A computed fold for a 1495-nucleotide RNA from an uncultured rumen bacterium, annotated as small-subunit ribosomal RNA. The RNAcentral record of the sequence draws on ENA and SILVA. The coordinates come from a structure-prediction model, not an experiment, and the mean pLDDT is 85.

RNA sequence: AGAGUUUGAUCCUGGCUCAGGAUGAACGCUAGCGGCAGGCUUAACACAUGCAAGUCGAGGGGCAUCGCGGGUAGCAAUACCUGGCGGCGACCGGCGAAAGGGUGAGUAACGCGUGAGCAACGUGCCCGUAUGUGGGGGAUAGUCAUUGGAAACGAUGCGUAAUACCCCGUAACACAAGUGAUUGCAUGGUCAUUUGUUGAAAGAUUGAUUGCAUACGGAUCGGCUCGCGUGCCAUUAGGUAGACGGCGGGGUAACGGCCCACCGUGCCUACGGUGGCUAGGGGUUCUGAGAGGAAGGUCCCCCACAUUGGAACUGAGACACGGUCCAGACUCCUACGGGAGGCAGCAGUGAGGAAUAUUGGACAAUGGCCGGAAGGCUGAUCCAGCCAUGCCGCGUGCGGGAAGACGGCCCUAUGGGUUGUAAACCGCUUUUGCGGGGGAGCAAUAAGGUGCACGCGUGCACCGAUGAGAGUACCCUGCGAAUAAGCAUCGGCUAACUCCGUGCCAGCAGCCGCGGUAAUACGGAGGAUGCGAGCGUUAUCCGGAUUUAUUGGGUUUAAAGGGUGCGCAGGCGGCUUGUUAAGCGGGAGGUGAAAUGCCGGCGCUCAACGUCGGAAGUGCCUCCCGAACUGGUGAGCUUGAAUGACUCUGCCGUGGGAGGAAUGUGUAGUGUAGCGGUGAAAUGCUUAGAGAUUACACAGAACACCGAUUGCGAAGGCAUCUCACGAAGGGUUGAUUGACGCUGAGGCACGAAAGCGUGGGGAUCAAACAGGAUUAGAUACCCUGGUAGUCCACGCAGUAAACGAUGAUGGCUAACCGCUGGUCUGAUCGGGUCAGUGGCCAAGCGAAAGCGAUAAGCCAUCCACCUGGGGAGUACGACCGCAAGGGUGAAACUCAAAGGAAUUGACGGGGGCCCGCACAAGCGGUGGAGCAUGUGGUUUAAUUCGAUGGUACGCGAGGAACCUUACCUGGGUUUGACAUACAAAGGAAUUAUAUAGAGAUAUGUAAGCGCAGCAAUGCGCCUUUGAACAGGUGCUGCAUGGCUGUCGUCAGCUCGUGCCGUGAGGUGUUGGGUUAAGUCCCGCAACGAGCGCAACCCCUACUGCCAGUUACUAACAGGUAACGCUGAGGACUCUGGCGGAACUGCCGGUGACAAACCGGAGGAAGGUGGGGAUGACGUCAAGUCAUCAUGGCCCUUAUGUCCAGGGCUACACACGUGCUACAAUGGUUGCUACAGAGUGAAGCGAAGCAGUGAUGUGGAGCAAAACGCAUAAAAGCAAUCGUAGUUCGGAUAGGAGUCUGAAACCCGACUCCUUGAAGUUGGAAUCGCUAGUAAUCGCACAUCAGCACGGUGCGGUGAAUACGUUCCCGGGCCUUGUGCACACCGCCCGUCACACCAUCCGAGUGGGGGGUACCCGAAGCCGCGAGUCUAACCGCAAGGGGGACCGUGUCUAAGGUACGCUUCGUGAGGGGGGUGAAGUCGUAACAAGGUAACC
Repeated sequence: AGAGUUUGAUCCUGGCUCAGGAUGAACGCUAGCGGCAGGCUUAACACAUGCAAGUCGAGGGGCAUCGCGGGUAGCAAUACCUGGCGGCGACCGGCGAAAGGGUGAGUAACGCGUGAGCAACGUGCCCGUAUGUGGGGGAUAGUCAUUGGAAACGAUGCGUAAUACCCCGUAACACAAGUGAUUGCAUGGUCAUUUGUUGAAAGAUUGAUUGCAUACGGAUCGGCUCGCGUGCCAUUAGGUAGACGGCGGGGUAACGGCCCACCGUGCCUACGGUGGCUAGGGGUUCUGAGAGGAAGGUCCCCCACAUUGGAACUGAGACACGGUCCAGACUCCUACGGGAGGCAGCAGUGAGGAAUAUUGGACAAUGGCCGGAAGGCUGAUCCAGCCAUGCCGCGUGCGGGAAGACGGCCCUAUGGGUUGUAAACCGCUUUUGCGGGGGAGCAAUAAGGUGCACGCGUGCACCGAUGAGAGUACCCUGCGAAUAAGCAUCGGCUAACUCCGUGCCAGCAGCCGCGGUAAUACGGAGGAUGCGAGCGUUAUCCGGAUUUAUUGGGUUUAAAGGGUGCGCAGGCGGCUUGUUAAGCGGGAGGUGAAAUGCCGGCGCUCAACGUCGGAAGUGCCUCCCGAACUGGUGAGCUUGAAUGACUCUGCCGUGGGAGGAAUGUGUAGUGUAGCGGUGAAAUGCUUAGAGAUUACACAGAACACCGAUUGCGAAGGCAUCUCACGAAGGGUUGAUUGACGCUGAGGCACGAAAGCGUGGGGAUCAAACAGGAUUAGAUACCCUGGUAGUCCACGCAGUAAACGAUGAUGGCUAACCGCUGGUCUGAUCGGGUCAGUGGCCAAGCGAAAGCGAUAAGCCAUCCACCUGGGGAGUACGACCGCAAGGGUGAAACUCAAAGGAAUUGACGGGGGCCCGCACAAGCGGUGGAGCAUGUGGUUUAAUUCGAUGGUACGCGAGGAACCUUACCUGGGUUUGACAUACAAAGGAAUUAUAUAGAGAUAUGUAAGCGCAGCAAUGCGCCUUUGAACAGGUGCUGCAUGGCUGUCGUCAGCUCGUGCCGUGAGGUGUUGGGUUAAGUCCCGCAACGAGCGCAACCCCUACUGCCAGUUACUAACAGGUAACGCUGAGGACUCUGGCGGAACUGCCGGUGACAAACCGGAGGAAGGUGGGGAUGACGUCAAGUCAUCAUGGCCCUUAUGUCCAGGGCUACACACGUGCUACAAUGGUUGCUACAGAGUGAAGCGAAGCAGUGAUGUGGAGCAAAACGCAUAAAAGCAAUCGUAGUUCGGAUAGGAGUCUGAAACCCGACUCCUUGAAGUUGGAAUCGCUAGUAAUCGCACAUCAGCACGGUGCGGUGAAUACGUUCCCGGGCCUUGUGCACACCGCCCGUCACACCAUCCGAGUGGGGGGUACCCGAAGCCGCGAGUCUAACCGCAAGGGGGACCGUGUCUAAGGUACGCUUCGUGAGGGGGGUGAAGUCGUAACAAGGUAACC
């Protein structure tokens, strides 16, 4: 510090996800030790049991209990008596119990934090100072007696003490009134003094001593007040009656509506009142570079609470966790009458939960309470126990050791790699562990003693009991590598790879995504990587996320500028100068607790941890100084702004008047058969006279030309002419004011079209509607009609893709070219200037497209708005509206994208250019018939398999009777039909033959007995047995090689360097011409190059030279019935080698002076002469595992192999490719002419002979320019047939044969005789062909025993047509649009049907919360009272005073009733939404998406 994920790729926007750190954690697997920490986050749920607050006899009366002493009785044990002593239960009294400990329910608050204030206050214990401590009195508990009750707990009576209570005296203080002095920021305060009133005490102890009272002061701890800070929701906007203030009182320690009476009507609030929801706050903790964000467990401070609610009492302090009273709920006891209780103290239990410990030890230390002290109490505390919960430390050994062992795993497998120096083995060490031994610090002192100082008393020094933890830490010693390693991961992110299993299954997954037979992604194994007594997972927080942006984002098109203006509040604001000091800057003081964090030391062996010091603590308060800037205030200025004057401009607004054209209608005339409408029609109108035309009249609406890239307006918007009124803007001037300005949340106003209300108007057009068409349908597009509406007036509505998708204002930043208005110069030209409106571009900006003085540039101010897509601009709520609806505006759930710009392709019922037998023009076919052949389908035991649009279908197959053969049935066989090598046994090999059998095979017989070597033995071959292995046309062409088809013989496909672009990519390769061609030329940020094109190769057309037998024969010669037959020749034809020839080379024209094209000459051939071979980058997961090869999988007495027979030849049917025909350009018969290219030895086979013929016989010749196949046929010449199912056609069928072959039944070809089917030119549709081509005619060859209508070749005869590129198909180039990229056979929308999910409404229904009104009203404080009782004081007494009880009133918790509000759950049914594999219906959108789309 970043990374993954939208795309074919790119850049951007933007979300999701990951790597890091952290935790009071939990879960899974694992686990040796120690130190230091931490440990119910959930039910503030309920609690059994024990403990957590007592103490003082030096306050008191006393003596229940224990011990001692004494006494009595008894032998004794013992019993009884005795407060005499140590002490002490309960009781009176004092202090404490308000601390400590727990919890976080409540609380959004002066609760907390911080800083101030109290002249408005309190303070037990402690300290200091001063003074006092005099006199008297009456009770009461305990005890005792009696008594009630189950208990808890009481009742009555006698008598009694105090440091309990009361009275008197005196004093301080306080209060009231007065006088004086002094002081403060205000109210005010302080001091002195006079008078009056009220008004204290306690004693204990042997003593030292210690208490008690009053006042003042201190310290400490509290109380109250204020500034600032401290959550979310505006779909919470108004709240408030003690409410705000005053006067007077009450109350309190004290101020105060804290409370009360009266008076006034205030007070809070957009700087967020009120309400709702959530929450203890802080120091701090985690994270982060920081700013921030999140959190508040342990420790410290504060607050609140103690079963729920209320209340007071006591007290210095409480409205009191282990006190009281009352009410509620719950639990327990009960004799049913009544009582008891409160673990959010420490342990512990149940429950809840993913989850959190021992019913431990000790007061030794620290601290607290009581006490004079000893001491007592202390679940505070100190320790121990449990838990890897966290942090830190240590260990599980160290060194050597290669035969790189065994084993495992992997591989290209005789071998190698890896595990791996790892192990074994050798040496060493002993932390830890086990055994033995020693053994702390924490302890300071108390009582007391000694000494010193001083007057008391106190202080100081020394001695001096006491350890829960703990025989622990630690140290020494013995033994022995001994006791000690796991977890997660290994597709990318992200370090780490292979094998096996599985086969979209099982499963994984944080995101992207893996898994459908070769999974580095699932499961296992080996190996590796990471961390390590831990490792992973889950949850949560921060980070990354600049993804809420103060630091530090944006708004033309990605989400985002309000439709527009005016304007209150608010924010911001020109120049000069004086002053002030709020902001601001500087300095100083106070505070910012400790702990934490940081820095530096120190202590535990280190560390964690602890400890000391420092800095820091960005903050708040106070004081002083400064005056640039901002603010306040004073004075001025003119440039911002405004005003005046003059002038100009305009479809600016409102109201009135006027006009012509068109349209429609009415009336009249002329006139006759149609009009109208469309792609084509029809509906419609019309002989009752339409349409057309003429005249007149009427109506309403809109204003042609001018007209524009124009003008005006804030926007919406505004267009005939004219008048009136109003408004605006520009220019000139520089006269006036003197910052008067800008923006603008709320608010107010304006606001297209459609729509609504009322009343008019209604010509045209025209939702709805009707009809006609179109269509599969057509609730549309087209046509004919047609109502609201369109128009006017007055109201409402308030929205638009209200767009420049661009808020307003001011300033600044290169040019060039227009237009509009004014003005200046100098005049209609030109130039300057201001305002507006356009184009193109600089810098700059931008993701790019683009913007660019009219900014989307650079700055400033203010407002509005955005934060992934969908759900959704929806629901609910409140507001506005007559309604329609508008504005405001969520969530659940769901996805990993959704998007912008640009790129390359592909596509378009987009455009341009061009090509091709692509169409057109022609010729001949196919589709109809019969047959052949292939395919589908069906059938079958099997009909083996493959090929399936074009690019399968006379295809693999260039030849299935057996074989082939892979299929089926049956019969055999298992190291095998075939290969290699081994071991053992036997045998040469081999040949002939018999029997059984369908054969394979089995059983026999006979012959034979190898070579080398003296031998052992070796070599070769065969048989049997065994184990390695063979074998497979079994699967996967979607694991592959090779080969092939197709686009397409189309002209394309790329690269290097450079340049352009952030990039994908572009350029080059585009453009202008041209070509068959990316062929060539020219131009050009390109210059070159490669694969393709062309050429080079072969055949063919002309020719030269050379050569010439088997070919040829002109001349010469010979010869024949005839023939190059022979000699001979090398002229010719021909053969086959080497050459030549054609290159737009020449001429003319066109063209750009080019390339090239057109025409011509010459030439055998002319613009590639004709044909062939040759197939770029790539596409189709195209075809082939059955040619072959090959990975993997599968079979192994079978899916191998052998054999016989069958099948591949089936047959209601459908299709493809062919053959033969339908006839006269023909058939038949006769005569007759001319090829080329091939092929032949298990062959071609001549002549001759036989047969109607297939063929037989025959055997010459020929391994071939020699002999043979081998008569070419059509054509030609004659004859005949006469348009017919025929003298066409030949299927089918009967009979007879021939040939091949072991074998023609299934299932061959051919021959002869006879039979003589369909078919009379073929629907929709469709194929081939542009010249030696189509058509037509025959010949040959491959395969092959035989079998050819197919295939491959060969020659003969030999046309027609092409105007042309509009259309169909395919293709090339450029361009355009795109929501496509599996690329239009694409993408994609909505209803319906089904399943699931969340949500809204919903008759209702069930809870919670809170409010208002009323009723009732416990305890309690306070008030009142003519009741009852009553010790202290007064009084001689009566009585009084005081007190208690009782009664009563206000307030009030809980409860009840009624009615609103709010929230949660549930709800028949209803609504839409989301998701889901292949469902249904259509085709809306994306291309001109087939009617441009959208608001």